Context: one part of a larger RNA
RNA sequence: CGUAAGAAUAUUGAAAAGAUCUGACUCUAGUACGAGAGGACCGAGUUGGACGAAUCUCUAGUGCACCUGUUGUGGCGCCAGCUGCAUCGCAGGGUAGCUAUAUUCGGAAUGGAUAAGUGCUGAAAGCAUCUAAGCACGAAGCCAUCUUUAAGAUGAAUAUUCUAUUGCCUUCGGGCUAAAAGGGUCGUGGAAGAUGACCACGUUGAUAGGUUAUAGGUGGAAGUACAGCGAUGUAUGGAGCCGAGUAAUACUAAUUACCCGAAUG
Numbered sequence: 001c002g003u004a005a006g007a008a009u010a011u012u013g014a015a016a017a018g019a020u021c022u023g024a025c026u027c028u029a030g031u032a033c034g035a036g037a038g039g040a041c042c043g044a045g046u047u048g049g050a051c052g053a054a055u056c057u058c059u060a061g062u063g064c065a066c067c068u069g070u071u072g073u074g075g076c077g078c079c080a081g082c083u084g085c086a087u088c089g090c091a092g093g094g095u096a097g098c099u100a101u102a103u104u105c106g107g108a109a110u111g112g113a114u115a116a117g118u119g120c121u122g123a124a125a126g127c128a129u130c131u132a133a134g135c136a137c138g139a140a141g142c143c144a145u146c147u148u149u150a151a152g153a154u155g156a157a158u159a160u161u162c163u164a165u166u167g168c169c170u171u172c173g174g175g176c177u178a179a180a181a182g183g184g185u186c187g188u189g190g191a192a193g194a195u196g197a198c199c200a201c202g203u204u205g206a207u208a209g210g211u212u213a214u215a216g217g218u219g220g221a222a223g224u225a226c227a228g229c230g231a232u233g234u235a236u237g238g239a240g241c242c243g244a245g246u247a248a249u250a251c252u253a254a255u256u257a258c259c260c261g262a263a264u265g
C1' cells in the first nucleotide's frame, strides 16, 4: 500500500516445511521342518543405539550477583576492623539464569492408489492364458493421517462484536468546526528482544525499584567475656552477610498530556 467504511477478537486451511531410522533379547518354541546337525514364518513383549524436540525437579558445568579463606602492597593517624590494586590477585563453595553429560517425550496406529510380483474370471485362438473387457491382493516407497507455519491464497476467505453525531454559517449545492470504536506517542518493566516487533502494567495500580518476611547460598560476623606466654581456641550464636527466586506491602517511579483515526459505495 492492497484486501471498496473503520476497528477488536476468534477461526478455516490452498500451499509449504519438518518427521519417516534401526539393533539385540524373551515368549510363541527347541514347536513346524529335518535322519541328524540345526532351526523358523506369522504374532506378542522387553530393552538399547543414533537423531530430534522440550525442560531445569534430579546429576553435572558455568555463574566478573553472592559468601568464605588467604599472599604482596597502598590507604582510612596507630591497634583492631575495613577497603583499593595485583588475570575476578589467587583459592574453596555457590542461588537464579543459561546449558548437557541430566530429565521427559517422539518417529505409534490406520486408510487410499500403486511397483515388481501373486491371482480370479476370460476370450482373441472351441484348448491354454493374471489381460485384451472386467475383478482381487501386494512395499521402509507415493497420497493422506502426525507436528509447525500459513488469507499478499491479489483467487486477498469465514464468524461474532463495536463505531457513525454536535455546533455555527449558508446563495440550501454546501463550507467550517469539534468529535467514535480503536490504535499510537510517552512512562514502569519482561521468562520478549540487536533495533523495530511481541507481552504485562500505568494510581479504579503490584509493572519495576525499595521495605518486610522467606526458599536458598556461604559457613560460625563484629564486639565482649573466658582459656592460653603466644599463634589460636571456646561461648554469646546455624551466627553474620547475601538472597537474580517466592509472598506481602503504594514508600518511590509509571504525572499531566498529545497524536492518528468520520470517509467510501
Stems, first nucleotide, its partner, number of pairs: 001152001005163007015149004021049007033038001051106005059100004066093005071086006110144003117137004165178001167176003182260004186202005207253003210249005216242003223236005
Large-subunit ribosomal RNA, domain VI from an uncultured Saprospiraceae bacterium, 265 nucleotides, folded computationally. The sequence was found in a public genome assembly. The coordinates come from a structure-prediction model, not an experiment, and the mean pLDDT is 86. It matches the Rfam family "Bacterial large subunit ribosomal RNA". Rfam links the family to the GO terms structural constituent of ribosome and ribosome.